[in-house]
Context: one part of a larger RNA
RNA sequence: UGACGGGGGCCCGCACAAGCGGUGGAGCAUGUGGUUUAAUUCGAUGCAACGCGAAGAACCUUACCAAGGCUUGACAUCCCUUUGACCGGUAUAGAGAUAUACCUUUUCUUCGGAACAAAGGUGACAGGUGGUGCAUGGUUGUCGUCAGCUCGUGUCGUGAGAUGUUGGGUUAAGUCCCGCAACGAGCGCAACCCUUAUUUUUAGUAGCCAGCGGAUAAUGCCGGGCACUCUGGAAAGACUGCCGUGGAUAACACGGAGGAAGGUGGGGACGACGUCAAAUCAUCAUGCCCUAUAUGCCUUGGGCAACACACGUGCUACAAUGGCGGUAACAAAGUGAAGCAAGCAGGCAACUGUAAGCAAAGCACAAAAAAGCCGUCUCAGUUCGGAUUGGGGUCUGCAACUCGACCCUAUGAAGUUGGAAUCGCUAGUAAUCGCGAAUCAGCAUGUCGCGGUGAAUACGUUCCCGGGCC
Numbered sequence: 001u002g003a004c005g006g007g008g009g010c011c012c013g014c015a016c017a018a019g020c021g022g023u024g025g026a027g028c029a030u031g032u033g034g035u036u037u038a039a040u041u042c043g044a045u046g047c048a049a050c051g052c053g054a055a056g057a058a059c060c061u062u063a064c065c066a067a068g069g070c071u072u073g074a075c076a077u078c079c080c081u082u083u084g085a086c087c088g089g090u091a092u093a094g095a096g097a098u099a100u101a102c103c104u105u106u107u108c109u110u111c112g113g114a115a116c117a118a119a120g121g122u123g124a125c126a127g128g129u130g131g132u133g134c135a136u137g138g139u140u141g142u143c144g145u146c147a148g149c150u151c152g153u154g155u156c157g158u159g160a161g162a163u164g165u166u167g168g169g170u171u172a173a174g175u176c177c178c179g180c181a182a183c184g185a186g187c188g189c190a191a192c193c194c195u196u197a198u199u200u201u202u203a204g205u206a207g208c209c210a211g212c213g214g215a216u217a218a219u220g221c222c223g224g225g226c227a228c229u230c231u232g233g234a235a236a237g238a239c240u241g242c243c244g245u246g247g248a249u250a251a252c253a254c255g256g257a258g259g260a261a262g263g264u265g266g267g268g269a270c271g272a273c274g275u276c277a278a279a280u281c282a283u284c285a286u287g288c289c290c291u292a293u294a295u296g297c298c299u300u301g302g303g304c305a306a307c308a309c310a311c312g313u314g315c316u317a318c319a320a321u322g323g324c325g326g327u328a329a330c331a332a333a334g335u336g337a338a339g340c341a342a343g344c345a346g347g348c349a350a351c352u353g354u355a356a357g358c359a360a361a362g363c364a365c366a367a368a369a370a371a372g373c374c375g376u377c378u379c380a381g382u383u384c385g386g387a388u389u390g391g392g393g394u395c396u397g398c399a400a401c402u403c404g405a406c407c408c409u410a411u412g413a414a415g416u417u418g419g420a421a422u423c424g425c426u427a428g429u430a431a432u433c434g435c436g437a438a439u440c441a442g443c444a445u446g447u448c449g450c451g452g453u454g455a456a457u458a459c460g461u462u463c464c465c466g467g468g469c470c
Stems, first nucleotide, its partner, number of pairs: 008470006015461002019425005026316008034307002042053002064302007073125001077124002079121006088103006106115003127291002130289003136285002138280003141276001143274001148187006154163003167178003193268004198236007207226003212223003239262001242256005318418001322377006334365003339358002343354004384415001389410007431453007
């Protein structure tokens, strides 16, 4: 100077408390440990690993294992020789890689050759998801969106250092005011950026339809219009600006007016100096080491999906605020050409056949669901719950045995609200309901978004946890 204390003081945070809903018990999904295995590739491991890298392992991916092959190599540059191709197609052998045979097949030219490509040869080299994240760059997590971290000059101290940055108030904030041997400044805070809430203006098709006219079984369907909704652009608006009270006449706090919005209006992006030899050599780059007929490369099949068990994260439930059947509602945000597909027909259905429209404010995906209304069930392992399994199918794809999703039928397990313990959330939030997208041939209970319905509680800071200042 820091750090630490079951030392003191002050302050903050879903930290506790007050509430609401969960996890921990069940079944299943998924990740991890362990075990097993020829292999179950590798990494991530308290918070800050464990629905994490992986926005999607049947082959591929794929890095692992077994077997079959290659050795200047699957890929790059250089040299020499030969050929005129390369690509593509057919046949035979083979699990395939591959091998053999056949067919097809270049350009320019001053005819010397040149370009390009393939095959063969030679060695320089290629290659490595091999090691080291404790050699590194870059990127990221975390404390933490916490309010801190420093510098110049001056002053004090022999010096390490101190001062400033402490103190009195105040703030979400080292935010601001006042004081002060300090005076200033920088990185952070805040603001500038995006979005959302209000209004004005401008534009008006593919959006809209108030008034006018026309047409229809019906519909903005047509003429017409841009008022309204909406969609783009441009502005305005919020600043403690105004009033009152308190305060030190300050900063500021509380109340009020006006206002769509009030004291940072809500949300996002944005992460100081640093900490953890934190994570990543498997995104990429890279030093050094190792490997070089293999630790490289190609292929077929298998594995990453195993299963006594243990843990994390989820989904579905245990029912009547419910299940089932019927029935005239109401979104937002997205996506679509090797695509989205209306409608019609077939099928109980998954789906199939046919096919209009749409590169989309035009057409389609698309039905929003919960809600409401009507009927039924009457508290039961049930008309709850749907695991598991038998049978039959559909779709994608060379290919669903290991190992896909979906449909129909039959089957109908555990489970009657969950011990110790533990998690999230303060408002359009929790809870609950559906919709979309990325990845993607196919595969979503995951992830990232979107809207619908829509609560309870906060006395307070003694205590638990984390943090800031003295």

Small-subunit ribosomal RNA, 3' major domain from an uncultured bacterium, 470 nucleotides, folded computationally.
The RNAcentral record of the full RNA draws on ENA and SILVA.